[in-house]
RNA sequence: GGUCCCAUCGUCUAGUGGUUAGGACGCGGCCCUCUCAAGGCUGCAACACGAGUUCAAAUCUCGUUGGGAUCACCA
Numbered sequence: 001g002g003u004c005c006c007a008u009c010g011u012c013u014a015g016u017g018g019u020u021a022g023g024a025c026g027c028g029g030c031c032c033u034c035u036c037a038a039g040g041c042u043g044c045a046a047c048a049c050g051a052g053u054u055c056a057a058a059u060c061u062c063g064u065u066g067g068g069a070u071c072a073c074c075a
């Protein structure tokens, strides 16, 4: 350098064109409890960036950035 794969809350993860972007852990508040833990209710928090296609993009296409695999070059 070529080709391919990956990037979603603080962490892990669901999503395969029309969702209020869901779940678990976490964190805040409340309930429960003599207290703590556990448990219950509720809230907080995310689509790497840019462009394109489309009525509509986390999702499809192209590019950028970062990570990974493989091949080639070098040696």
Stems, first nucleotide, its partner, number of pairs: 001071007010025004018055001026044006048064005
Molecule: transfer RNA
Organism: uncultured Alphaproteobacteria bacterium